[in-house]
Molecule: transfer RNA
Organism: Candidatus Woesearchaeota archaeon
RNA sequence: GGGGUUGUGAUCUAGCUUGGAAUGAUGCCAGGCUGGGGGUCUGGUAACCGGAGUUCAAAUCUCCGCAACCCCA
Numbered sequence: 001g002g003g004g005u006u007g008u009g010a011u012c013u014a015g016c017u018u019g020g021a022a023u024g025a026u027g028c029c030a031g032g033c034u035g036g037g038g039g040u041c042u043g044g045u046a047a048c049c050g051g052a053g054u055u056c057a058a059a060u061c062u063c064c065g066c067a068a069c070c071c072c073a
Base pairs, nucleotide, nucleotide: 001072002071003070004069005068006067007066010026011025012024020056027045028044029043030042031041032040033039049065050064051063052062053061
C1' cells in the first nucleotide's frame, strides 16, 4: 500500500438480512426474605465508534473518517 471482518452500558451480548417502544446476563445501588453472612427475589442504574446524507422515522440503508483483528504485498 491492497483486501476482508468487527465496533451496542463498567464487562459480555441480542437486534442489522427485511428501518418503527434498544434485549438478556454479569456488575453496581436500594429494598424484601435471614439474628447476621451467604444465597435468593423485586425494583433501579447505565450503551448503539465519530461526522454527514436519505427518510415521517436510522443501531439497521448510503458516503467519508477513526480504532481493533486477520490475509496479501